[in-house]
RNA sequence: GCGGGCGUGGCGGAAUUGGCAGACGCGCUGGACUUAGGAUCCAGUGACUUCGGUCGUAAGGGUUCAACUCCCUUCGUCCGCA
Repeated sequence: GCGGGCGUGGCGGAAUUGGCAGACGCGCUGGACUUAGGAUCCAGUGACUUCGGUCGUAAGGGUUCAACUCCCUUCGUCCGCA
């Protein structure tokens, strides 16, 4: 230099014939239990907010009624070729 895969909450990782974003697990917070802790169980856990909503899938743009998903460019990373 060329070709291809991947990029989603704090972490891993779902959701793709385009139709509720973040299921599930870990972690964290609160509670129950315990003398205390661990384990277990219950509830909560993206951001902002005037509490009505608005925004959020690496970044920007495009297509569409509608985009994590399709198209273009860029960035990062991994694999292959030279």